The RNA shown here (c-di-AMP riboswitch aptamer (ydaO/yuaA leader)) has 139 nucleotides and comes from an uncultured Halanaerobiales bacterium.
[in-house]
RNA sequence: UAGAUACUUUUGCCGAAUCCCAUUAUUUUUAAAUGGGAGCGGGGGAACCAAUGAAUUUUAGGGGCGAAUCCAUUUAUGGUAAGGUUACCCUUUAACCUGAGUCCGACAGCUAACUCCGUAGGCGUUAUUAAAGGGAGGU
Numbered sequence: 001u002a003g004a005u006a007c008u009u010u011u012g013c014c015g016a017a018u019c020c021c022a023u024u025a026u027u028u029u030u031a032a033a034u035g036g037g038a039g040c041g042g043g044g045g046a047a048c049c050a051a052u053g054a055a056u057u058u059u060a061g062g063g064g065c066g067a068a069u070c071c072a073u074u075u076a077u078g079g080u081a082a083g084g085u086u087a088c089c090c091u092u093u094a095a096c097c098u099g100a101g102u103c104c105g106a107c108a109g110c111u112a113a114c115u116c117c118g119u120a121g122g123c124g125u126u127a128u129u130a131a132a133g134g135g136a137g138g139u
Stems, first nucleotide, its partner, number of pairs: 006139004012123003018038007039119006049109001059106001061107001062104004070079003082098005088135006
């Protein structure tokens, strides 16, 4: 160095929501506050393309973020598009869970340049640490 065999993997999860720098106050350090940047995420915004017809209705407004849309009816439940977890990672099986809410304010299709905004909050900690296949580490 390569191969084979055995054992093993502490370091948590949803979400874009993390990291760095400066200043203030201060004995020092740490924390906090304010500001800036990088990364990540979202909105607006050309050409081309899409849309533009008729009838009915007429505030049936329309649109964004998000997995969270739609149906039935017993009006409070059931199901469902879609989404998450299972502890090193990926795929599949199986099991469990979510399937909310909120913002803009008459208005936005896509969209290069350009421009605006966010960088929160919540939960878990010996269990739901499962199985198969493949891969990456350690001894």
The coordinates come from a structure-prediction model, not an experiment, and the mean pLDDT is 77.